The part of an RNA shown here (large-subunit ribosomal RNA, domain VI) has 254 nucleotides and comes from Bacteroidetes bacterium 2013_40CM_41_45. Model confidence (mean pLDDT): 84 of 100. Taxonomically the source falls in Bacteroidota (Bacteria, Pseudomonadati). The full RNA is in RNAcentral, with records from SILVA.

[in-house]
Context: one part of a larger RNA
RNA sequence: CGUUUGAAGUUUGAGAGGACCUGACUCUAGUACGAGAGGACCGAGUCGGACGAACCUCUAGUGUACCUGUUGUCGCGCCAGCGGCACCGCAGGGUAGCUAUGUUCGGUUGAGAUAAGCGCUGAAAGCAUCUAAGCACGAAACUCGCUUCAAGAUUAAACUUCAUUAUUAGGGUCGUCAAAGAUUAUGACGUUGAUAGGUUGCAGGUCUAAAGACAGUAAUGUCAAAGCCGAGCAAUACUAAUCACCCGAAGAUU
Numbered sequence: 001c002g003u004u005u006g007a008a009g010u011u012u013g014a015g016a017g018g019a020c021c022u023g024a025c026u027c028u029a030g031u032a033c034g035a036g037a038g039g040a041c042c043g044a045g046u047c048g049g050a051c052g053a054a055c056c057u058c059u060a061g062u063g064u065a066c067c068u069g070u071u072g073u074c075g076c077g078c079c080a081g082c083g084g085c086a087c088c089g090c091a092g093g094g095u096a097g098c099u100a101u102g103u104u105c106g107g108u109u110g111a112g113a114u115a116a117g118c119g120c121u122g123a124a125a126g127c128a129u130c131u132a133a134g135c136a137c138g139a140a141a142c143u144c145g146c147u148u149c150a151a152g153a154u155u156a157a158a159c160u161u162c163a164u165u166a167u168u169a170g171g172g173u174c175g176u177c178a179a180a181g182a183u184u185a186u187g188a189c190g191u192u193g194a195u196a197g198g199u200u201g202c203a204g205g206u207c208u209a210a211a212g213a214c215a216g217u218a219a220u221g222u223c224a225a226a227g228c229c230g231a232g233c234a235a236u237a238c239u240a241a242u243c244a245c246c247c248g249a250a251g252a253u254u
């Protein structure tokens, strides 16, 4: 821009993509079969492998504005306590998120028409013959079925509802943002408000802060599960989402 009035939402599915895997063991059954050796079809069950998707409860990893310990050096006048730099200085842990090595799930059951092949009926050819007419089976392949996208499918589909001259229906700018994200878009919210921050509580991490008092000659210990804390879950309008602006269809080919 188109889809021939504008708009919000919900669908159909022409077409396209994905998936389609496979083993071992047990039972049936040491049965059928076979002189024996050996040894099934069909069917049922259990456990896997590889592959794929989703997810983060568990396990594991990461986690550079979380916690702790600690070395050297510089600084805060000194002590104490802190801060800077040294690969995040090094080391021990670790929330959310992101991950796999972790967890869950998947390939099922079928339908149709067939291939090779097995047949029925059956002539040409008084017989025979699966084929010539006719009929019935038959595979991970084919068409469906499962699943994803999908009306620029220009053959541009359908349904419902809203709007009709009015700053209307509706949309956008703008602002607070994240489950989204390069930008955009998408999604949530904008005081008739929990959208983000803050605060409070909880979860979770670290592991017992400083100061002081007490005990001990002292190191240290106790008061103390203390103190601190990024992303998590709630509550709470304290802060910021103010005010406002813009676009927007005349009866729709004639």
Base pairs, nucleotide, nucleotide: 001152005163006162007161008160009159010158011157015149016148017147018146021049022048023047024046025045026044027043033038051106052105053104054103055102059100060099061098062097066093067092068091069090070089071086072085073084074083075082076081110144111143112142117137119135120134164252170247171246172245173244174190175189176188177187178186195240196239197238198236199235200234201233202232204229205228206227212223213222214221215220